[in-house]
RNA sequence: GGUCGUAUAGUGUAGUGGUUAUCACCCCGGAUUUUGAUUCCGGUGACCCCGGUUCGACUCCGGGUAUGACCA
Numbered sequence: 001g002g003u004c005g006u007a008u009a010g011u012g013u014a015g016u017g018g019u020u021a022u023c024a025c026c027c028c029g030g031a032u033u034u035u036g037a038u039u040c041c042g043g044u045g046a047c048c049c050c051g052g053u054u055c056g057a058c059u060c061c062g063g064g065u066a067u068g069a070c071c072a
Stems, first nucleotide, its partner, number of pairs: 001071007010025003018055001027043005048064005
C1' cells in the first nucleotide's frame, strides 16, 4: 500500500428498516440473615464520528476514525 471483517451501558453480548434497544457480570437500593456471604426482588447506565437514502436508520449506502485477519 491492497482486500476482507468488526465498532451497542464500566465489561462481555443479542438485535427481520417501525418494541420502552436484549441478556449476563459489575454498581446502587430493598427483602432474607445476629453480621457477612449465598439467594430473591427492584433500579441507574449504551448504538464510534460526519453525511446520504427513506414517511421512518443501531440496522441500508458513502466517507472518516479506531481495531483485527490476510496479501504484498
Molecule: transfer RNA
Organism: Endocarpon pusillum Z07020